[in-house]
Context: one part of a larger RNA
RNA sequence: UGUAGGAUGUCUGAGGGGAAAGGGCCUUCAGUACGAGAGGAACGAGGCGCUGGUGCCACUAGUUUACCGGUUGUCUGACAAGGCAUGCCGGGCAGCCACGCACCGUCGGAUAAGGGCUGAAAGCAUCUAAGCCCGAAGCCGCUCCCAAAAAUAGACAUCCGUCCAACGCAAGUUGGUGAAGGGCACUCGUAAAAGACGAGUUCGAUGGAGCUGUGGUGUACGUAUCAAGACUUCGGUCGAGAUAUUCAGCCAGCAGCCCCCAACAGCCCGAAAUGUCAGC
Repeated sequence: UGUAGGAUGUCUGAGGGGAAAGGGCCUUCAGUACGAGAGGAACGAGGCGCUGGUGCCACUAGUUUACCGGUUGUCUGACAAGGCAUGCCGGGCAGCCACGCACCGUCGGAUAAGGGCUGAAAGCAUCUAAGCCCGAAGCCGCUCCCAAAAAUAGACAUCCGUCCAACGCAAGUUGGUGAAGGGCACUCGUAAAAGACGAGUUCGAUGGAGCUGUGGUGUACGUAUCAAGACUUCGGUCGAGAUAUUCAGCCAGCAGCCCCCAACAGCCCGAAAUGUCAGC
């Protein structure tokens, strides 16, 4: 842009896409059928595991340059608090993930090789010439995903809607108003390369701040009481560290609460066509 007015939502499914599955072992069937014996199945049923596919993060594991703690060197005069070297080390929520977890089917149709039935040509025989029945991990369905641009351009439900002016014989052209609805803008994320998609915009919990919960680290600074010892003019001074205050302090990409802050102010697009019926 089209889909003979403009929209919103829900579908149909022409047509496409995938490999979404593929092996193994064990038990049972069964020491059965079969076989003189030796030996020794199958159909079916159940379980375990491997490879692959899709999804997820409650558990386990990894990562975690958010975070917490210890510690080295050096600098900010000292303490405290910090800077720099992802400094090193011990942990670690969310997120992302596998080594973790869940799921990944039976059946039907037409056939191949092949096996058959009936049966002539050819009084017989013959699966084939006419006709018919079976038969595969393969093919087509079923199943999962996309899909109305499928030009035969679909269906259903709902909403708005046939206005005004000028020109024109008319068809119509130009301009205006601006319905339903949509977009921009603004706060964002269950989304994300850009677009797109989704949530929200005061009739509000969308993001931030705050508070509470939960969680991470592991008991903060200061103060008090001790303290191995070192030094001493014997009066005392210094002192790593320990205990108490203190499951502290610090922190949080999580959850909830709460309008404190910011979603303000706004802007733009957008139909009035065709047909039918009735009246004059």
The part of an RNA shown here (large-subunit ribosomal RNA, domain VI) has 280 nucleotides and comes from a Candidatus Bathyarchaeota archaeon. Its mean pLDDT, the model's own confidence on a scale to 100, is 83. Its Rfam family is "Archaeal large subunit ribosomal RNA". A reference for the family is Cannone et al. (2002), "The comparative RNA web (CRW) site: an online database of comparative sequence and structure information for ribosomal, intron, and other RNAs", BMC Bioinformatics.